């Protein structure tokens, strides 16, 4: 001084399940609760998913749209804990 091997000490997030609230919906919060996680910390900037309230087509069904959502789906940017061999 380095982690894209690996292990160890202190801590750290919390899936799904359920309950209560917001939301049209996806979803979010909070509380239980641990399925994972070395970025599962921050950013919605490209990509992908996901909803479709408004709006457009249609006017029986439905179809298209994101200015909603997702960073626990990926890149990029920004920051960071131990750290023995």
């Nucleotide at each position: 001084c380095u982690g894209c091997a690996u292990a160890c000490u202190a801590g750290g997030c919390a899936a799904a399940c359920u309950u209560g609230c917001c939301g049209a919906a996806a979803g979010g919060c909070a509380a239980u609760g641990a399925c994972g996680c070395a970025a599962a910390g921050c950013c919605a900037u490209g990509g992908g998913u996901c909803u479709a309230a408004g709006g457009g087509c249609a006017a029986c069904a439905g179809c298209c749209u994101a200015u909603g959502a997702u960073c626990g789906c990926c890149a990029c940017g920004c920051u960071g804990c131990c750290a023995a061999u």